RNA sequence: UCAUGAGGUAGAGGAGCAGGGCGAAAGAGUAACGCGGCUGAGUGCAGGAGCACGGAGAAGCCGUAUGAAAGGUCAACCUGCCGAAGGGAAAUACCGUCUCCGCCGGUAUUUUUCUGGGGUAUUGCAGAAAAUGCAAUGCACUGUCACUGCCCAAUCAGCAGUGGAGCACUAUCCGGAUG
Numbered sequence: 001u002c003a004u005g006a007g008g009u010a011g012a013g014g015a016g017c018a019g020g021g022c023g024a025a026a027g028a029g030u031a032a033c034g035c036g037g038c039u040g041a042g043u044g045c046a047g048g049a050g051c052a053c054g055g056a057g058a059a060g061c062c063g064u065a066u067g068a069a070a071g072g073u074c075a076a077c078c079u080g081c082c083g084a085a086g087g088g089a090a091a092u093a094c095c096g097u098c099u100c101c102g103c104c105g106g107u108a109u110u111u112u113u114c115u116g117g118g119g120u121a122u123u124g125c126a127g128a129a130a131a132u133g134c135a136a137u138g139c140a141c142u143g144u145c146a147c148u149g150c151c152c153a154a155u156c157a158g159c160a161g162u163g164g165a166g167c168a169c170u171a172u173c174c175g176g177a178u179g
Base pairs, nucleotide, nucleotide: 001177002176005174007173008172009171010170011169014082016081017080018079019078020077023074024073034064035063036062037061038060042053043052044051045102047101048100049099050098085115086114087113088112089111090110091109092108093107094106095105096104116142117141119139120138121137122136123135124134125133126132144164145163146162147161148160149159150158
């Protein structure tokens, strides 16, 4: 000097990401149980098998008395961080139901794939919910790199436009080749 490397170390993006116990709002005058009435044969998980309960009244509905909880959320604080983290799919294990198979849902781990980040609008799913979470699409904003243009002594810095993606980007160390 050149090319190369998902090598090592450190770091940046901001309404930045995640977790945590305490507390709070809401959940909700809801569920469940008791009492009374109506109704009249099924009920306990989509389904199947068993078992249990049921005309001494199942499930459902109305009234009344009493009356929760979980998941989710929130200000401040603390902790860990910058694929922080969050989705999709698959596998394994466990949990949820009277038991088994099974459906569905949840948690954890692994593999693989997608998303740079936050905001906002619409739609969809979840949810008690106009909270919130997740996904898709759009809109501007923002960080980074590349290209183009302006400015500039200048490749630095600044401004504008277009585009790409985080296995990226910046700095530095090590290693390779050549002189």
This is a predicted structure of a 179-nucleotide RNA (Lysine riboswitch aptamer) from Alteribacter natronophilus. It was read from a public genome assembly, where an Rfam model found it. Model confidence (mean pLDDT): 78 of 100. Its Rfam family is "Lysine riboswitch aptamer". Gene Ontology term of the family: lysine biosynthetic process.